The RNA shown here (transfer RNA) has 71 nucleotides and comes from Candidatus Kerfeldbacteria bacterium CG08_land_8_20_14_0_20_40_16.
Model confidence (mean pLDDT): 81 of 100.
It matches the Rfam family "tRNA". Rfam classes the family as a transfer RNA.
Taxonomically the source falls in Candidatus Kerfeldiibacteriota (Bacteria, Bacteria candidate phyla).
The sequence was found in a public genome assembly.

RNA sequence: GCCAAUGUAGCUAAGUCGGUAAAGCAACUCCGGUAAGGAGUAGGUCCGCGGUUCAAGUCCGCGCAUCAGCU
Numbered sequence: 001g002c003c004a005a006u007g008u009a010g011c012u013a014a015g016u017c018g019g020u021a022a023a024g025c026a027a028c029u030c031c032g033g034u035a036a037g038g039a040g041u042a043g044g045u046c047c048g049c050g051g052u053u054c055a056a057g058u059c060c061g062c063g064c065a066u067c068a069g070c071u
Base pairs, nucleotide, nucleotide: 001070002069005066006065007064010025011024012023019054027041028040029039030038031037047063048062049061050060051059
């Protein structure tokens, strides 16, 4: 330099045909004599900017980052 994949909560990570974001761990509160264990709560501008659409995490374009391959 070329080509592809991935980017969603602190971490891992689902999200089907575009219809308005689920789960586990962690955190916090409470119960439990400390613990083991149990109950509950909160936490997301879905990498950025634009486009399409009544509606975008999802489709399209351009960037950025990570990672694999080729040279």